This is a predicted complex of two RNAs, RNase P RNA and transfer RNA, with 462 nucleotides together. It holds a member of the Rfam family "Bacterial RNase P class A". About the family: Ribonuclease P (RNase P) is a ubiquitous endoribonuclease, found in archaea, bacteria and eukarya as well as chloroplasts and mitochondria.
[in-house]
RNA sequence: AUACGGGGCUGCCUUGUCGCUGUCUGCUAUGCGGACAGAGGAAAGUCGGGACAACACAGGGCUCCAUACUUCCUAACGGGAAGGUCCUGCAGUGCCAUCGGCCUUGCAGGAACAGCGAGUGCCACAGAGAACGACAGCCUUUUCGCAGCUCCGGCCGCGGAAGGGUGAUGGUGAAAACGUGGGGUAAGAGCCCACGCUGCAUCAUGGUGACAUGGUGCAGGGGUAAACCUUAUGGGUUGAAAGGCCGCGUACACCGGGGUUUGAGGGCUGCCCGCCCGACCCGGGGGGUAGGCCGUUAGAGCCUGGUGGUGACACCAGGCCCAGAUCAAUGACAAGGAUCCGCCGCAGAGCGGAUACAGAAUCCCGCUUACAAGCCCCGUCAAGGC
RNA sequence: GCCAUCUUAGCUCAGCAGGUAGAGCAACGCAUUCGUAACGCGUAGGUCUGGAGUUCGAACCUCCAAGAUGGCUCCA
Repeated sequence: AUACGGGGCUGCCUUGUCGCUGUCUGCUAUGCGGACAGAGGAAAGUCGGGACAACACAGGGCUCCAUACUUCCUAACGGGAAGGUCCUGCAGUGCCAUCGGCCUUGCAGGAACAGCGAGUGCCACAGAGAACGACAGCCUUUUCGCAGCUCCGGCCGCGGAAGGGUGAUGGUGAAAACGUGGGGUAAGAGCCCACGCUGCAUCAUGGUGACAUGGUGCAGGGGUAAACCUUAUGGGUUGAAAGGCCGCGUACACCGGGGUUUGAGGGCUGCCCGCCCGACCCGGGGGGUAGGCCGUUAGAGCCUGGUGGUGACACCAGGCCCAGAUCAAUGACAAGGAUCCGCCGCAGAGCGGAUACAGAAUCCCGCUUACAAGCCCCGUCAAGGC
Repeated sequence: GCCAUCUUAGCUCAGCAGGUAGAGCAACGCAUUCGUAACGCGUAGGUCUGGAGUUCGAACCUCCAAGAUGGCUCCA
C1' cells in the first nucleotide's frame, strides 16, 4: 500500500403536480378546505422467549418435550457478556530480516463442551478378531511315522494327529486392547522395573465457580448418547381467527346414529385416576348474517448527558410522543442533484446505465436468513526453549 | 394471522432405531405380427428440494433455507 478475514454503522436527497390513511381543526356544513403525522434493519422466516387473554380460583401419576462447562446479565430465553477446558491457525504483495521440525507462552478464530469408568443396542465391506476373540505365526505336552547319532541309558531333527499357552509379530479397517527402554519367560504379555502419558478417587493451595498447580493411592476401560437411555433442571393448553360488547336477521322443518342415573357428552392439556357440570350430543341437510366498536398502539418506549461495572447491563437527571390500515393507506408522474459502474487511450467535460434486500397487521426481547453502494474499527504478529 | 404435513427416476409411491436406493406405469431396444397393440426378454434413467453439521459412513439424525399441500373466522 492493497487484498483477505472478523466486527459495527448508514440504507439516496430536494422541489412541483395529482392521489391515499389517520388525528386535530375552520366555515356559508351529507359539502369545501387548513395544519400535522404516515414502514424496516431486517417490518421477512415464524425458530426460541415473554407480555396479554380465555379455559372452574382441585389435584395426583405416567407419558412427552426442551435444556446441559462456570459465573453473571435479563421480565424471560435455546439469547447476550466475561471466564475455564479442548480443537484449529499464526497468513497474500513490496521492503527488511529469515535453515527445518517440535514444545511452551502469547494472539486470533471455533465448539449441541453432562454421562459410553451405569445398562442395552449398533459398528456395513474388509479382517483371525469390532470387545472377552486364536487365522497364520511363536512356544509347549502326549502320541504316531520317518531319518540321524550313540558310551545302548538315551539324545536330536522333520512331518502328521489331539490338547494347552500367547496378544509381542502380520494384514485388514474409520477404529485393533497405554508409549519407549530394560528385566523376565518354554514362548510371551503392565507380568515386573525406570521414565513418561491418560483417567478416576482423595488431600493441600489459589479461585465466587468452571478449573489450575502440586502430593498420595488405584487403574489402563475402542468408538457412538444430533442411538435408546441415565442424571440434573425446567415446561398446563390454546393463540388476537385469543377474548369482550353492540347491531341486523332466522326455522332448526326433515333424515341417520348415540345417550337419559347401567351417565352420552363437556370441563386445565396426550393417557389413566380423581373432582365438577350434566340432558342432550354427533353427522347429513337447511335457514340467517357476512356489519360496527373495544382489545389496538405510552411502551421491559425513544433521545441526550452523568454515575457504577472488565463487560452484557443497571441506576439517576433532563427532554420527546414516534403508522394504526382491515376489498388492508404509506403511492404515481416530472425535473434537478448525489454516489457508483461502463465508453470515448489518461485527466476534465460529455454520453449511457444502476441505486439493493424488502414492505407493518396485538405488542415486545432475541436468533436466523436476504441485502446495491458507501463509511468506520481491529487483525494478518511476537517472545523463549530443545 | 395461527397450526400441521410433505419434497426420492418423466409420473405415482416404497425404503427409518444410519451401511453403496427399489416397485408399478411411462421411455428405448430386441423378439412376435402382413402391420399395430397386448404378452415375452433386455436396457437406460437418481448427486433422494438446497446448504451446513454430527458420524468412519446420512435419503434416514440435528440445524438453517426454499417450495408445495391441507386445516382453523359469526348466530340460533